[in-house]
RNA sequence: GCGCUUAUAGCUCAGCAGGAUAGAGCGUCCGCCUCCUAAGCGGAAGGCCGCUGGUUCGAAUCCAGUUAAGUGCA
Numbered sequence: 001g002c003g004c005u006u007a008u009a010g011c012u013c014a015g016c017a018g019g020a021u022a023g024a025g026c027g028u029c030c031g032c033c034u035c036c037u038a039a040g041c042g043g044a045a046g047g048c049c050g051c052u053g054g055u056u057c058g059a060a061u062c063c064a065g066u067u068a069a070g071u072g073c074a
Base pairs, nucleotide, nucleotide: 001073002072003071004070005069006068007067010026011025012024013023019057028044029043030042031041032040050066051065052064053063054062
C1' cells in the first nucleotide's frame, strides 16, 4: 500500500436478504421471600447501534467516506 473481519446497554452477545416503541444473559437498583446472607421470584433504570454523509415513505440493517482493533498478502 491492497483486501477481509469486527465495532449494538457497565460486561458478553443476538438482531444485519429495510418495517414501525432495538432484545437476551450477567451485572446495578428496588421489592418479595429468609432470623441474616446467599440462592430463588417479581419489577425498574440503563443503548437512538464506532463516526460523518447518502439512498428510501422508512436504515442497526443498503451505499460512500472515515476512525479503532484484529487478520491475510505485498

Transfer RNA from a Clostridiales bacterium, 74 nucleotides, folded computationally. It matches the Rfam family "tRNA". The source organism's lineage runs through Bacteria, Bacillati, Bacillota, Clostridia and Eubacteriales.